The prediction has a mean pLDDT of 81. Predicted 3D model of a 76-nucleotide RNA (transfer RNA) from Candidatus Taylorbacteria bacterium RIFCSPHIGHO2_01_FULL_49_60. The organism belongs to Candidatus Tayloriibacteriota, within Bacteria. RNAcentral holds the sequence, with entries from ENA.
RNA sequence: GCGCCCUUAGCUCAGUUGGUAGAGCAGCCCCCUUACACGGGGAAGGUCAGGAGUUCGAGUCUCUUAGGGCGCACCA
Numbered sequence: 001g002c003g004c005c006c007u008u009a010g011c012u013c014a015g016u017u018g019g020u021a022g023a024g025c026a027g028c029c030c031c032c033u034u035a036c037a038c039g040g041g042g043a044a045g046g047u048c049a050g051g052a053g054u055u056c057g058a059g060u061c062u063c064u065u066a067g068g069g070c071g072c073a074c075c076a
Stems, first nucleotide, its partner, number of pairs: 001072007010025004019056001028042004049065005
């Protein structure tokens, strides 16, 4: 330099044919316990990496930028 893939909650990951975003764990609150742990219940938590475009509507499609991974090429 070229090609492909990944980026979604604090972490690990889902998200179907474009229809307006979820789970587990962690953290918080309550119950349980003399306390803790375990267990049960509840609430909260998101600019879907950034920007632009298409569309009535974008996590999803297109372009671009950034970060990461893999392969190939080059390497006086």